[in-house]
RNA sequence: CAGGCACUCGGCAAUGGAGUUUGCCGUCCGCACGUGGUAAACCGCCUGACCGUUGCAGGCUGAUGACUCCUACCGGCGC
Numbered sequence: 001c002a003g004g005c006a007c008u009c010g011g012c013a014a015u016g017g018a019g020u021u022u023g024c025c026g027u028c029c030g031c032a033c034g035u036g037g038u039a040a041a042c043c044g045c046c047u048g049a050c051c052g053u054u055g056c057a058g059g060c061u062g063a064u065g066a067c068u069c070c071u072a073c074c075g076g077c078g079c
Stems, first nucleotide, its partner, number of pairs: 009026005016070006028037004044060005
């Protein structure tokens, strides 16, 4: 110096919040040294015409990646 592994921490996993947990990502630059930017992970599915791709039209599921709780929304029943 480069790469890899482990731990800790931060971020992300198609709509909000919290806890637990799983997976993924964590690069670079400036400066007044804790701040300003930036990268990555991430940004749902089906069908059709066109069709190299992207875009377009129609349709569908879900506040979870998973579990639990809260909030919002939707459906049914009762008062």